[in-house]
């Protein structure tokens, strides 16, 4: 340093301001947010250099929610939202610019990505420790 097993810790953000109304963070104008792994080019940071690190809500996959089956620890299967154009370049749905689009279930005095709740839950995964092995 690598592999396996076990344990510990961590592991999601967001309606400012205004309108209507008896009532709306739910409607309207407008505002705001973007889980995890991968890929990320000649971009960015760093280095004398090699190199190292960072960068995607809409690409590839995963997770939460929901459904089914078996069991009640959980496992297996299903379902599972959304991006174009221009520029640069050998190469970009990732960079730059512009313009778009998307967001589980239940609840509610009125329809919710943003409020409340299941949830002091679960979780992709991240970091660390120990044991064993090569």
């Nucleotide at each position: 340093c690598c592999a396996u097993u076990u344990c510990u810790u961590c592991g999601g953000g967001g309606c400012a301001g205004g309108g209507u109304g008896a009532a709306a963070c739910u409607c309207c104008c407008g505002a705001c947010c973007g889980a995890c792994g991968g890929u990320g080019a000649u971009u960015c940071g760093u280095u004398a250099a090699c190199g190292c690190g960072a960068c995607a809500g809409u690409c590839c996959g995963u997770g939460a929610c929901c459904c089914g089956c078996a069991u009640u620890a959980u496992g297996c299967g299903g379902u599972g939202g959304a991006u174009g154009c221009a520029g640069u370049g050998a190469a970009a749905u990732u960079c730059u610019g512009c313009a778009a689009c998307c967001g589980a279930c239940a609840g509610u005095g009125a329809a919710a990505g943003u409020c409340u709740g299941g949830a002091u839950g679960g979780g992709a995964g991240a970091a660390g420790a120990a044991a064993u092995g090569a």